[in-house]
RNA sequence: AGAGUUUGAUCCUGGCUCAGAACGAACGCUGGCGGCGUGCCUAACACAUGCAAGUCGUACGAGAAAUUCCACUUCGGUGGAAGAGUAAAGUGGCGCACGGGUGAGUAACGCGUGGGUAAUUUGCCCUAGAGACCGGGAUAACUCUGCGAAAGCGGGGCUAAUACCGGAUAAGACCACAGCCCGUUAGCGGGAAGCGGUAAAAGCUGGCCUCUACAUGUAAGCUAGUACUCAAGGAUAAGCCCGCGUACCAUUAGCUUGUUGGUAGGGUAACGGCCUACCAAGGCGACGAUGGUUAGCUGGUCUGAGAGGAUGAUCAGCCACACUGGAACUGAGACACGGUCCAGACUCCUACGGGAGGCAGCAGUGGGGAAUCUUGCGCAAUGGGGGAAACCCUGACGCAGCAACGCCGCGUGAGUGAUGAAGGCCCUCGGGUCGUAAAGCUCUGUCAGGUGGGAAGAAAGAUCUUGGUGAUAAUACCACCAAGGGUUGACGGUACCACCAGAGGAAGCACCGGCUAACUCCGUGCCAGCAGCCGCGGUAAUACGGAGGGUGCGAGCGUUGUUCGGAUUUAUUGGGCGUAAAGGGCGUGUAGGCGGUCAGAUAAGUCUGGUGUGAAAGUCCUUGGCUCAACCAAGGAAUGUCGCUGGAAACUGUCUGACUUGAGUACGAGAGAGGAGAGUGGAAUUCCCGGUGUAGAGGUGAAAUUCGUAGAUAUCGGGAGGAACACCGGUGGCGAAGGCGGCUCUCUGGCUCGAUACUGACGCUGAGACGCGAAAGCGUGGGGAGCAAACAGGAUUAGAUACCCUGGUAGUCCACGCCGUAAACGUUGGGCACUAGGUGUGGGAGGUAUCAACUCCUUCUGUGCCGAAGCUAACGCAUUAAGUGCCCCGCCUGGGAACUACGGCCGCAAGGCUAAAACUCAAAGGAAUUGACGGGGACCCGCACAAGCGGUGGAGCAUGUGGUUUAAUUCGACGCAACGCGAAGAACCUUACCUGGGUUUGACAUCCCCUGCUCGUCCUGGAAACAGGAUUUUCCCCUUCGGGGGACAGGGUGACAGGUGCUGCAUGGCUGUCGUCAGCUCGUGUCGUGAGAUGUUGGGUUAAGUCCCGCAACGAGCGCAACCCUCAUCUUUAGUUGCCAGCAUUAAGUUGGGCACUCUAGAGAAACUGCCGGUGUUAAGCCGGAGGAAGGUGGGGAUGACGUCAAGUCCUCAUGGCCUUUAUGCCCAGGGCUACACACGUGCUACAAUGGCCUGUACAAAGGGAAGCGACUCCGUAAGGGUGAGCAAAUCCCAAAAAGCAGGUCUCAGUUCGGAUUGGAGUCUGCAAUUUGACUCCAUGAAGGAGGAAUCGCUAGUAACCGUGGAUCAGAACGCCACGGUGAAUACGUUCCCGGGUCUUGUACACACCGCCCGUCACACCAUGAGAGCUGACUGUACCAGAAGUCGCUGGGCUAACCCCACCUCGGUGGGGGAGCAGGCGCCUAAGGUAUGGUUGGUGAUUGGGGUGAAGUCGUAACAAGGUAACC
Repeated sequence: AGAGUUUGAUCCUGGCUCAGAACGAACGCUGGCGGCGUGCCUAACACAUGCAAGUCGUACGAGAAAUUCCACUUCGGUGGAAGAGUAAAGUGGCGCACGGGUGAGUAACGCGUGGGUAAUUUGCCCUAGAGACCGGGAUAACUCUGCGAAAGCGGGGCUAAUACCGGAUAAGACCACAGCCCGUUAGCGGGAAGCGGUAAAAGCUGGCCUCUACAUGUAAGCUAGUACUCAAGGAUAAGCCCGCGUACCAUUAGCUUGUUGGUAGGGUAACGGCCUACCAAGGCGACGAUGGUUAGCUGGUCUGAGAGGAUGAUCAGCCACACUGGAACUGAGACACGGUCCAGACUCCUACGGGAGGCAGCAGUGGGGAAUCUUGCGCAAUGGGGGAAACCCUGACGCAGCAACGCCGCGUGAGUGAUGAAGGCCCUCGGGUCGUAAAGCUCUGUCAGGUGGGAAGAAAGAUCUUGGUGAUAAUACCACCAAGGGUUGACGGUACCACCAGAGGAAGCACCGGCUAACUCCGUGCCAGCAGCCGCGGUAAUACGGAGGGUGCGAGCGUUGUUCGGAUUUAUUGGGCGUAAAGGGCGUGUAGGCGGUCAGAUAAGUCUGGUGUGAAAGUCCUUGGCUCAACCAAGGAAUGUCGCUGGAAACUGUCUGACUUGAGUACGAGAGAGGAGAGUGGAAUUCCCGGUGUAGAGGUGAAAUUCGUAGAUAUCGGGAGGAACACCGGUGGCGAAGGCGGCUCUCUGGCUCGAUACUGACGCUGAGACGCGAAAGCGUGGGGAGCAAACAGGAUUAGAUACCCUGGUAGUCCACGCCGUAAACGUUGGGCACUAGGUGUGGGAGGUAUCAACUCCUUCUGUGCCGAAGCUAACGCAUUAAGUGCCCCGCCUGGGAACUACGGCCGCAAGGCUAAAACUCAAAGGAAUUGACGGGGACCCGCACAAGCGGUGGAGCAUGUGGUUUAAUUCGACGCAACGCGAAGAACCUUACCUGGGUUUGACAUCCCCUGCUCGUCCUGGAAACAGGAUUUUCCCCUUCGGGGGACAGGGUGACAGGUGCUGCAUGGCUGUCGUCAGCUCGUGUCGUGAGAUGUUGGGUUAAGUCCCGCAACGAGCGCAACCCUCAUCUUUAGUUGCCAGCAUUAAGUUGGGCACUCUAGAGAAACUGCCGGUGUUAAGCCGGAGGAAGGUGGGGAUGACGUCAAGUCCUCAUGGCCUUUAUGCCCAGGGCUACACACGUGCUACAAUGGCCUGUACAAAGGGAAGCGACUCCGUAAGGGUGAGCAAAUCCCAAAAAGCAGGUCUCAGUUCGGAUUGGAGUCUGCAAUUUGACUCCAUGAAGGAGGAAUCGCUAGUAACCGUGGAUCAGAACGCCACGGUGAAUACGUUCCCGGGUCUUGUACACACCGCCCGUCACACCAUGAGAGCUGACUGUACCAGAAGUCGCUGGGCUAACCCCACCUCGGUGGGGGAGCAGGCGCCUAAGGUAUGGUUGGUGAUUGGGGUGAAGUCGUAACAAGGUAACC
């Protein structure tokens, strides 16, 4: 730091995904040790059991028992002492408000930070001060007694205090009064003094007698300590107030009546509507009030380069809570976790009357959950409470236990060791790899184990002794300091150390298609499965499962979840808005934001210095301590929009003064479909009236509906009415936009130009708000000519609720009022400034010129086009910016769901504005590129059409195919480009198929062993293969003569053979096809971010990318053409088997002779637009002509570019993989491939007279021939047979060419056409002719009378017609291949059909139009809206009711202390007062109840749309002009 994924490829936009780090984690597999940490994130769910807050006898009274000892005893026991002033309980003091837990609530002064308190409190502690006097009455414990199951409660009696009460005293405090000084926030605070009033106390312990008393010593007393009272200060802790910061929702926009303020009072430690009464009507809010949802906050933690984002476990600070709700009491402090009262829910006990309880303390249990520990040890340390202290208490804490939960450290050995062992895996069978890995040899000794040591460190003190100091009357006591002695360890026999033994006890997990480091084999066969994204799997899977190997990490490794990162994908740093998502339809303008020039002041912002604070821990740095590290410690640094304070004054702000350039006003001109109203004009359509006139008109692709003989259409005249304004008219004008078009008048807005004067920043933008706003639509009333949704009819069509036609109503028009939307678009918000030009056009001004107009130049303002720089993903924009900057507003953040739902606002309605989520996909998109395609365009070609000739399709037959049948009818080929194709030839063979019979190293190849030559002949069985038997014979080479080697045959063993079995979608090779179409590419250069382009396009031309010219291209390659073969002409050479002009000869080129000619086959020549004319660009070329056998590639052939079709072929051959191996191999016999209702293709023969038949007669070419062709001749009607001359061929044979020509006959008919079919008889081939050959003869004589829709071939020696030969082959062509003979017609032309080429255009196609793709319906699933309602939760309002409790009032009942009075036995008793209490009443109020709202869940028959799903149904809407351009 990036990467994968949209496409055929590219660039961009944009989402999704990955690699990193982290975690209080969980799960899977695995697991040796130690250190340090961490451990209910869920049910603030419920809790059994134990423990977690007590302590003080130096505050007080009272005070056991067990047990032991002694004494006595009636042997039952009794008394005393010790236990013991102990235990337990009580009064009293202090503590229990700390410590510990949890995060429910809380969006708040709750928290953080910085301040304030002149508005406050503070027990214990510290410092200094003053004091502590005199009295009194009770009460618990205890005892007696009552009630109760219990918890507990009551009554009588006794008693103490540091409990309670009265009085005295008052330095100081507080209160009231009136002044002084200082400070101050002007409210007040502090200080000194005055006067009046109010309020205190407690003792205990140790020591000592200096003073007094008794005279031992004790008490008073003194002294020390401690406790107490008042008051001041401090420290600590707390309360309250304020500035700033602190989540989301505006689909929460208005909230508020104690509300906001004042006055007075109450209340509090204290300010305050905190509370009450009265008065006023305020207060808060777009800088987000109110409401809703969520949440403890912070230091910090995680991540990040940072800014940020997420988070708030452990540790630390603050807050809140303690079963739920309410309340107060006590106290310095609580509205109190282990206190009280009440209400509620729940649990437990109960004798049913009534009671008890609160683990969110530590352990632990149940439950929930993916998930989180021991009912441990100890107060030894640290800390806390009480105590004078010893000491007690302390689940705080210190330790241990469990858990790989995390971090850190260590180990599982080290060296050597190549026959590269065995074994595994792979293999091209050579080998490679695991792998120095192992074994072996030599060592070491960490951890674990054993033995022993280790009272080390963790502990300093308390206490005792001694010494000193202070205090004191004091050498006592006490306090402090120093030295010494001695006591205490949960962890723990732990850390650590030594020794012993011995490589021994200790490695796994994930991954290996790309991203992403790491590859092979086997299995599986769209199955099983994988998957973070892209995607793998349908028989050769590096992607599934296993194995071998490898990679990564390692006592862990993976997975899942979550957070940040990558993501500049919310963009402050650091994004965008013409077309990708995104500019508001347009304006006016409020708040707000921003704002020209100069000067001065100020110092809010800004900058800077100092200072305070920013807790500790953490992070970072430096050191240090555990052997290192983690961990821990010390020091430092760092941390803020923070407070206070000093300074600076450029910029921003504020204030003051000035300026004119921004903006505006006045004046003079100007243009204009700018707006509103009133009037008016002509043309045209329609209608009405009249005239002329007659049969049609109208409409369409063609028609029909329609109109018309009741007179239409046409035409003339007159009239009515409504709407719109031709020409001018123009990328001309005006307006903010929508929009505005005859002419005239009235009213009115804006704009431009010119020259001066004036105001003096008055400006720009603009959330809300307000106004305007096409068409359609709505309301009321008019109007209505034309046009025209709906509707009707006619057509079209498979259908046609459309396109076309005929009609036609709303509407379109006017007035008034709504609606408020458009592809309201320049898809481009407004303003200002700057940044090359060129060329049109509208309006104005100036200059030059002219007699004048025009013209030309300059300038301002509009409106277009082209272009530089620059920008842009590209397209493009470019002074009218999409360039460069500033200011303000609006908007965007993947596609779909969704311009939707719900809610709200607006509207008469239609509907509009605002605007989600669940769910679903990995894309959706923009621009450009190359193709392909188009019922797009242009150009061109082809038997493509047209023009012709002949066919096919109808018949019969042949042949191939489908189908059917069959035991089998072997297999392949399927549009063109399968179907007389593989097959140039199935009776057996072929043959692959079927039935049956056999065979298993095999019919065939190689190796090994044994034997033997092999071969052959005969017999038996059999359908044969084969099996059994007999018989004959004895191979070649070398030799040391033993033998060895080889060929062949038989037998045997196993390696293996074999397979026309599968896969042509694993392949090679070969082939078809587009197409003999003219194309397909490359190098370098150039252009483009790139895919790519250029070249190859363009203008001509050609059969041709053929050639020429031009050109950022220049060249080149494969194709084209040519070179090759053949035919056509000539020359030459050569004449046998060929030929014969002349000579001779013959029946005959038969022979002599000749090679002139034909021919044969070698070598050459010839044709090149070469020549002439015209044309063309002076070119390429084209046209015409001459010459020539041939003329513009002369005819034909061979030759087939890059590629396409997963085209064809595994059954030609080759070949990977798979399958088979007594069979899917091999051998044999028979059958089948030849079947036959039918359908199709390709052919043959015909339907006849341009013909059939008969007779005669003429002319080829190219081939073949030895297991062959076979002459002549004989036989047979013939097929053929007999015989066998000649010929391995220019010699002989096949061999007759046929159509043709000549003559005859038939005379239009199912025929003398046609020949199928059938019967009979034969011939030939062959081992064999039945299934199933060909041919011959005789007989038979079917269909067929020119072939529907449709369709094929052919442009000249062609079509058509005619025959001939060959391959295959024993035989078996109507097929195929080849050959010649006779020998036409037509082509105007390129509109159309088909195919192709080039350029261009559109595209949503790229599997490429046989493409893509839309909607309804049907089915399944999913989420969601509505829904009569039903049911929860939270909450508002009104009312009822009202526990406990504070407060207030009352208080007839009750009451010891204090006061007064009376009586009296001086002890008291009675009465009254004061001060209280119970009780009662009232205010407030929790739970509860009633009624009525709101918000938010769940659920609901039914219903709405949405999404997804395999090849469902119906159509064809969109993408091409998508077949009616599309869209809003």
Predicted 3D model of a 1528-nucleotide RNA (small-subunit ribosomal RNA) from an uncultured bacterium.
Rfam family: Bacterial small subunit ribosomal RNA. Its family is annotated with ribosome and structural constituent of ribosome in the Gene Ontology.